[in-house]
This is a predicted structure of a 1431-nucleotide RNA (small-subunit ribosomal RNA) from uncultured Anaerolinea sp.
RNA sequence: GGGUUUGAUCCUGGCUCAGAACGAACGCUGGCGGCGUGGAUUAGGCAUGCAAGUCGAGCGAGAAAAGGUCCGCAAGGGCCUGAGUAAAGCGGCGCAAGGGUGAGUAAUGCCUGGAUAACCUACCCCUGAGAGGGGGAUAACGUCUGGAAACGGACGCUAAUACCCCAUAAGACCACGGGCCUACGAGUCCGUGCUUAAAGAUAGCCUCUGUUUACAAGCCUUCGCUCAGGGAGGGGUUCAGGUCCUACUAGCUAGUUGGCGGGGUAACGGCCCACCAAGGCGACGAUGGGUAGCCGGGCUGAGAGGUUGUUCGGCCACACUGGGACUGAGACACUGCCCAGACUCCUUCGGGAGGCUGCAGUCGAGGAUUUUUUGCAAUGCGCGCAAGCGUGACAGAGCGACGCCGCGUGGACGAUGAAGGCCUUCGGGUUGUAAAGUCCAAUCUCGGGGAAAGAAGAGCCGGAGGUUAACAGCCUGCCGGCUUGACGUUACUCCGGUUGAAGCGCCGGCUAAACUCGUGCCAGCAGCCGCGGUAAUACGAGUGGCGCAAGCGUUGUUCGGAUUCACUGGGCAUAAAGCGCGCGUAGGCGGUGCUGUAAGUCGGUUGUGAAAGCCCCCGGCUCAACCGGGGAAUCGCAGUCGAAACUGCAGUGCUAGAGUCUGGAAGGGGGGAGUGGAAUUCCUGGUGGAGCGGUGAAAUGCGUAGAUAUCAGGAGGAACGCCGGUGGCGAAGGCGACUCUCUGGUCCAGUACUGACGCUCAGAGCGCGAAAGCUAGGGGAGCAAACAGGAUUAGAUACCCUGGUAGUCCUAGCCGUAAACGAUGGGCACUUGGUAGCGGCAGUUACCGACACUGUCGCUGCUGGAGCUAAUGUAUUAAGUGCCCCGCCUGGGGAGUAUGCUCGCAAGGGUGAAACUCAAAGGAAUUGACGGGGGCUCACACAAGCGGUGGAGCAUGUUGUUUAAUUCGAGGCUACGCGAAGAACCUUACCUGGGUUUGAAGCGAUAGGUAUAAGCGCGUCGAAAGAUGUGUGAUUGCCCUUCGGGGUGUAACCUAUCACAGGUGCUGCAUGGCUGUCGUCAGCUCGUGUCGUGAGAUGUCGGGUUAAGUCCCAUAACGAGCGAAACCCUUGCCCUUAGUUGCUACGCAAGAGCACUCUAGGGGGACUGCCGGUGUCAAACCGGAGGAAGGCGGGGAUGACGUCAAGUCCUCAUGGCCCUUACGCCUGGGGCUGCACACGUGCUACAAUGCGGCAGACAAAGGGACGCCAACUGGCAACAGUGCGCAAAUCCCAAAAAAUGUCGCUCAGUUCAGAUUGUGGGCUGCAACUCGCCCGCAUGAAGCUGGAAUCGCUAGUAAUCGCAGGUCAGCGACACUGCGGUGAAUGUGUUCCUGAGCCUUGUACACACCGCCCGUCAAGCCACGAAAGGA
Repeated sequence: GGGUUUGAUCCUGGCUCAGAACGAACGCUGGCGGCGUGGAUUAGGCAUGCAAGUCGAGCGAGAAAAGGUCCGCAAGGGCCUGAGUAAAGCGGCGCAAGGGUGAGUAAUGCCUGGAUAACCUACCCCUGAGAGGGGGAUAACGUCUGGAAACGGACGCUAAUACCCCAUAAGACCACGGGCCUACGAGUCCGUGCUUAAAGAUAGCCUCUGUUUACAAGCCUUCGCUCAGGGAGGGGUUCAGGUCCUACUAGCUAGUUGGCGGGGUAACGGCCCACCAAGGCGACGAUGGGUAGCCGGGCUGAGAGGUUGUUCGGCCACACUGGGACUGAGACACUGCCCAGACUCCUUCGGGAGGCUGCAGUCGAGGAUUUUUUGCAAUGCGCGCAAGCGUGACAGAGCGACGCCGCGUGGACGAUGAAGGCCUUCGGGUUGUAAAGUCCAAUCUCGGGGAAAGAAGAGCCGGAGGUUAACAGCCUGCCGGCUUGACGUUACUCCGGUUGAAGCGCCGGCUAAACUCGUGCCAGCAGCCGCGGUAAUACGAGUGGCGCAAGCGUUGUUCGGAUUCACUGGGCAUAAAGCGCGCGUAGGCGGUGCUGUAAGUCGGUUGUGAAAGCCCCCGGCUCAACCGGGGAAUCGCAGUCGAAACUGCAGUGCUAGAGUCUGGAAGGGGGGAGUGGAAUUCCUGGUGGAGCGGUGAAAUGCGUAGAUAUCAGGAGGAACGCCGGUGGCGAAGGCGACUCUCUGGUCCAGUACUGACGCUCAGAGCGCGAAAGCUAGGGGAGCAAACAGGAUUAGAUACCCUGGUAGUCCUAGCCGUAAACGAUGGGCACUUGGUAGCGGCAGUUACCGACACUGUCGCUGCUGGAGCUAAUGUAUUAAGUGCCCCGCCUGGGGAGUAUGCUCGCAAGGGUGAAACUCAAAGGAAUUGACGGGGGCUCACACAAGCGGUGGAGCAUGUUGUUUAAUUCGAGGCUACGCGAAGAACCUUACCUGGGUUUGAAGCGAUAGGUAUAAGCGCGUCGAAAGAUGUGUGAUUGCCCUUCGGGGUGUAACCUAUCACAGGUGCUGCAUGGCUGUCGUCAGCUCGUGUCGUGAGAUGUCGGGUUAAGUCCCAUAACGAGCGAAACCCUUGCCCUUAGUUGCUACGCAAGAGCACUCUAGGGGGACUGCCGGUGUCAAACCGGAGGAAGGCGGGGAUGACGUCAAGUCCUCAUGGCCCUUACGCCUGGGGCUGCACACGUGCUACAAUGCGGCAGACAAAGGGACGCCAACUGGCAACAGUGCGCAAAUCCCAAAAAAUGUCGCUCAGUUCAGAUUGUGGGCUGCAACUCGCCCGCAUGAAGCUGGAAUCGCUAGUAAUCGCAGGUCAGCGACACUGCGGUGAAUGUGUUCCUGAGCCUUGUACACACCGCCCGUCAAGCCACGAAAGGA
């Protein structure tokens, strides 16, 4: 920095990612080299080999094999060489180093800086002095002997640089005496006394000496020895500071703390001991518990920090476990000793041996860590005079991509953009210059050849110089020569030929990189958010791409990001977080002047801060990693010299902080005692007489044994009305009748006193602390947990009602908690205003007082600016600006739980986790939605009315059921007389049966056919479709043509084949289009500006008004768009134009006319225009005039942004999927009409406002040629026959019906109603059985106005009456769409139901209340616990 809480926003806050690192491990893969690195776990056990020896120039002794030779017949033996060699021993030095490990250790350690006047030091260096004389043993060895072995025993012999004694004594120790310094002591100096040393070896030589002719006792050389002083290096001890977590460890300590005197040590010291005293440590964390080797450094980080201590270096500790000492300069000793223990091994069972945390190696455990390698060539160490020997230290090699670094797997050219793969919109794109191909190169690898450096020393030989008696010997940083390499088949280099050398992860966002297929909440992925339920860029694969590359990923761990423990650098009103309040100890902090000091502070300088590492520069390996040299740094500690402002400390002053005093003031501040009135209840008595009480409504309850009501009297307890007020007091809890008494605090004025006496306060302490609760004793009127009853309810352990016990009250004592809240700790200071209240004081006015005003101090509120804040808000009473002190927070849940401790009589309080689990939890604000929230408003929403539905019969649709099939869809409103404006066949999609396969229709290609073809007939089988047979049979383009015809191809047709057709198969949740609904509701938005961190707001809110976001006013908004309105159609009035088929005069017709009706073109008319009133001088509303019509005149068309994943893949179109002799196509029949039921929508009725008969008037709008059909005839009728007219203002359908008049019926299952059934007919049609309509006759069912519930309608409306049309052969139409006739009632209201609009409010909702969400239970999983059992 990103992702992740939300619809969106800001904040808080956690989780998570990108980075770097690693002694790593795992998966896939793997060419080379250099440099590093490699048992982190069981400090578990270990086979085997090696890891510490060396010196013969300290000493005594001294083999063998083998070879040679001699003796011997042979066996064998002697001698010489091997050899003064090996091995063993005495002795010296070393073995305390080097190497390993990190168990223990929280300080006996480590780091930094000091002290040692309290100490030691082998080997090494320097200096001084010395080394004289003597003695006795003992290993080895020999003999004997014990034991299985390990290992011994006895006797005897022998040497030394082994051991002992004497001498010498500078010095040292001690004692005594004296001096000096001083840090006062165990310093130092002088004198005297006392005690204490030694060892020799050696090459060479003969000058001296001695033996003797070459030697050593001599000389010389070197090494060694003793004493003493000094040095270097090493070590011991000690002091200060620093060094993890835990207080759910708060007290620890008897050698403990100190002293005196001793012992012990190299040395101080309770280190040890005797005695004496009673101390010592601890909140600055003792003691206890847990964890851990520490550091230089490493990793990370901007830094500060955090984390770490592997390799390398320093220190410490350890060496099977525990303990102990010995030797020694040094150890309490890794490969020494003793004891004990565990384990392993040997054993003759008596007894012995061992210690890989050395190098290799082995087993075990583990995710995991190498060869039982080469060499002492180099470096270093031990011993030695030296040669040299030893060295698993070390140098190398080996193994492991474990890490870092470097190199390579080729380079250039190469388009037909090859093939193949993948994708595709089928055009192409991509893989991709990639490949092939041509040319070139040769690092690494491979084969062959050459070839450094690591080697300098030391020794020997020759020379030079020095020493010396010496030419010897020895020495030399001198000269020359010879000799020494594990690695090593080295690095490096030359030649040759060849291709031997790329993987891994990822591709939804974070995060660079996408397409196709498969799969279908499956398989799987996942670091977080999250993907997968049929179109997955997220799973698996392919292709492509991105990243890194001999590696790449994963896992683990650390730091970072995380300012998420905040020193740098956070917070606490509401997000986690102020202790309920006060007093107060330690501690922290602290006014003002002067003086001193120098602890803090600041400056200079000195020492130290090892090396390596980091950083800079230079250099060496071809570069780099790596390595070498130099520098810087090491911000620390200590010493020393200065400064004196600030802090501290000491001293002395001051008065502004704080306190005291004097005089006033207000107050429900607190404790105690007493007193009072109102009311409730109870008791007594009177009056009275049926109810009271209670509720939404009731009931339980009380009451004729007299309640309630009312009057009088009495008893008792509790609480104190009005005043009373964001008024007062108190630290908080809290405090309210009146009086008395005791008592705390506060304020004002005066400015007399003290002189910093102050502030805050710990998980130190003390006190106060609502209510409830507890203990004991009182008290008990009212109220009232629990409890009882009555209601409510599905239930009602509640809300409501009737009762009612603890308790509430008092006294004494506990408890110690609250949303103990201003959710805001205390103190001090500073920082614009306005206004109100309370308590004082002063002043002005006034003669005084009151009131008022002004000023000032204290307290309590409201409002609001800057600032602050995430916002809300806060704002001199801060949440502003600063200082001081305290408390508290660190994701949500688990949980304020468990455990421990502590307090409490108990209840419980205080302190206070973890496992596990989630990716959030949360704050503020925004827009919506919602509310049995509010306000305003509207709608046949209710109310007021009229008529229905729900009951009956029938029609129709649907569910259900049945069925071979009863095709499919539609499902609250917004499915159900819906798709369907016509299911007997067809339709038809369903079922059964029969057929068919390039197909019923479309389109393309190839091949064949041209008469035997197509077409048209006729047969056979068949239910048809179809199969099959047969007869007849027209004709085209082009070329040639002798016009006879021939050739050729094509259109068409047929056959065959292939691409394909076809699908009412699936997905309306992949879609287009269309449609429903909210809703003809008044809304929905935009630009610019402004406000807000932002989501957003404003505009669109407010006041009026409207049917309307309609208009007006106001206004940080100004404008605009989609809607509303208007424009359009129709209807109502008039005018005009035009009149046939219309109209007119008439009895009719012709003819005439166009006035009227009417028709259909054009125009006028209505706009709140006019008047009055109301209203904001507005918009507008109310009333009126005129007018056919008046405030939108009536009706229609017209449907904003959007909602319902609403409906439709079966109208159509369409992506994807599926079927292809079938899920396609054709066809007979059946089904969609089945029927116990249930629902919706209708029709007809139940009758007299009616029904029937007769008479008989008035419409509109439509339709008509495969048609409407006049008139006439037949038939009771349906209808039939015949047939005029009309493609229509002409003819026909066509009769309108209710109405009206009149007659009958007289309240009945009827002269109501017509279902059902029988029978006879008619019509359509290929065909009316399933399954049509109509007519006649007969039959005459239910039904007498319909439960709960529910629908429509506000005027030419409802109701009622008929007419027409589409579809259509016919029709199930009572449907639907239109048309006219007759023609009401009611409402002028908005409480309620339903729906809707605007504003506002709450919200834990946003899939938006059909939301969210709590508890219990079941199953599974995880964690923890209990019990039993087991190890």
The sequence is in RNAcentral, with records from SILVA.
The coordinates come from a structure-prediction model, not an experiment, and the mean pLDDT is 83.